Annotation:
Transfer RNA from a Clostridia bacterium, 73 nucleotides, folded computationally. Its Rfam family is "tRNA". It is annotated as a transfer RNA. It was read from a public genome assembly.
RNA sequence: GCUGAUGUGGCUCAGUUGGUAGAGCAAUUGAUUCGUAAUCAAUAGGUCGCCGGUUCAAGUCCGGCCAUCAGCU
Numbered sequence: 001g002c003u004g005a006u007g008u009g010g011c012u013c014a015g016u017u018g019g020u021a022g023a024g025c026a027a028u029u030g031a032u033u034c035g036u037a038a039u040c041a042a043u044a045g046g047u048c049g050c051c052g053g054u055u056c057a058a059g060u061c062c063g064g065c066c067a068u069c070a071g072c073u
Stems, first nucleotide, its partner, number of pairs: 001072007010025004019056001027043005049065005
């Protein structure tokens, strides 16, 4: 330099054919307990790597850039 894959709450990952972004773990609060752990209930937390484009509507489609990984030279 070229090719491909990945990028979504603190972490690991879903999200189908474009139609209001979810789960598990973790966190906080409450209940339970003499107390801790475990268990149960509830709450909070992400405008989806960045910038544009298409569309009535984009995590999803298109272009550029960035980061990580793999391969080729």